[in-house]
Transfer RNA from an uncultured Victivallaceae bacterium, 73 nucleotides, folded computationally. Model confidence (mean pLDDT): 82 of 100.
RNA sequence: GUCCCUAUCGUCUAGAGGCCUAGGACACCGGGUUUUCAUCCCGGCAACCAGGGUUCGAAUCCCUGUGGGGAUG
Numbered sequence: 001g002u003c004c005c006u007a008u009c010g011u012c013u014a015g016a017g018g019c020c021u022a023g024g025a026c027a028c029c030g031g032g033u034u035u036u037c038a039u040c041c042c043g044g045c046a047a048c049c050a051g052g053g054u055u056c057g058a059a060u061c062c063c064u065g066u067g068g069g070g071a072u073g
Stems, first nucleotide, its partner, number of pairs: 001072007010026004018056001028044005049065005
């Protein structure tokens, strides 16, 4: 340089065009239970990499860029 894969809460991840003001687990915060801690229960917090395009409608499809990973010379 060329080509391929990839990007979602703090972390891991679900999602395949409308049922998503995006769900789950762990973490964190508050409360309950307990003499206390742990466990358990309830609640809360928190995310679609950026910019365009397609569409009535995009996290989802397309293009470009950026970051990460890989192959090749």